RNA sequence: AGUUCCGAUGGAGGAGCGGUUCCCAUCAGUAGUGGCGGCGAGGGUGAUGAACCUGAUGACCUGUUGCGAAAGGGGAGAAUCGCCGAAGGGUUCGCAGCUCAUCGAUGCGGCCCCUGGACGUCGAGGCGAAAGCCCGGCGGCUGUCGUUCCGGUCACCCGGAAUGGAGGGCCUGAGGCGCU
Numbered sequence: 001a002g003u004u005c006c007g008a009u010g011g012a013g014g015a016g017c018g019g020u021u022c023c024c025a026u027c028a029g030u031a032g033u034g035g036c037g038g039c040g041a042g043g044g045u046g047a048u049g050a051a052c053c054u055g056a057u058g059a060c061c062u063g064u065u066g067c068g069a070a071a072g073g074g075g076a077g078a079a080u081c082g083c084c085g086a087a088g089g090g091u092u093c094g095c096a097g098c099u100c101a102u103c104g105a106u107g108c109g110g111c112c113c114c115u116g117g118a119c120g121u122c123g124a125g126g127c128g129a130a131a132g133c134c135c136g137g138c139g140g141c142u143g144u145c146g147u148u149c150c151g152g153u154c155a156c157c158c159g160g161a162a163u164g165g166a167g168g169g170c171c172u173g174a175g176g177c178g179c180u
Stems, first nucleotide, its partner, number of pairs: 001180003005176002010171002014084001016083007024075001026073001032067007042054004046103005087115004092110005098104001116142002119139005125134003144165009
């Protein structure tokens, strides 16, 4: 000096990911509740059981009329924060929690597994009141790397086309072991 391998550090993809706050719409003329009427014994707490509450002072249900939400979720927007396995999902385990027990919904966390990303569409799947969300299939688009081909200012490098792969990737690379 070169080179195989390891590799700190710093970065990229864009309608990029997620959190928080604000606003609007939806939720919904729903839940709930007042009046009048009907019925006549049960009703309520996610399911089951227990326990509790409530009901002939008429519950539940129903007709009519009046008043009438909220949370969560989601859509669009704004600000701000953290980021590029960002994040999302699945099995399972633990904790919390709904009156108690079990199951289940929900929240948080751990191990392992899957997905590069956004969008559109389909679904007889799951959740949801709905909007939608999750999951899966399909579709073209996009970033990245490999291969092949073409072009350029033709080492390098840049651009384009086709095709294939996956984020344990890609770019950068201080430095280190080894070899020449």
Model confidence (mean pLDDT): 77 of 100.
A computed fold for a 180-nucleotide RNA from an uncultured Holophagaceae bacterium, annotated as Lysine riboswitch aptamer.
The model forms 98% of the base pairs in the Rfam consensus.